[in-house]
Molecule: c-di-GMP-I riboswitch aptamer
Organism: uncultured Synechococcales cyanobacterium
RNA sequence: UCCUCGAAAUGGCAACCUGUUCUGAAAGGACAGCACGCAAACUAGCAAUCCUAAACGCAAGAUGGAUGCUGCUAGUACCGAA
Repeated sequence: UCCUCGAAAUGGCAACCUGUUCUGAAAGGACAGCACGCAAACUAGCAAUCCUAAACGCAAGAUGGAUGCUGCUAGUACCGAA
């Protein structure tokens, strides 16, 4: 130095809820507060699961949405104990 790994430290993200708000039919999104938790709770892709159902006209097998421990793969990133 690198790989694996995850003690400590510096930081990071932000569940639920509350307030405001966008858009939508709905699910949902954004901002602020809060702090359940997270060693990739960063990014991308694929899969899977879940949520919603206006219109169509009786259709649910979404073209809408969520994934923060659902999975796999790839890329990137702070620190350095055992």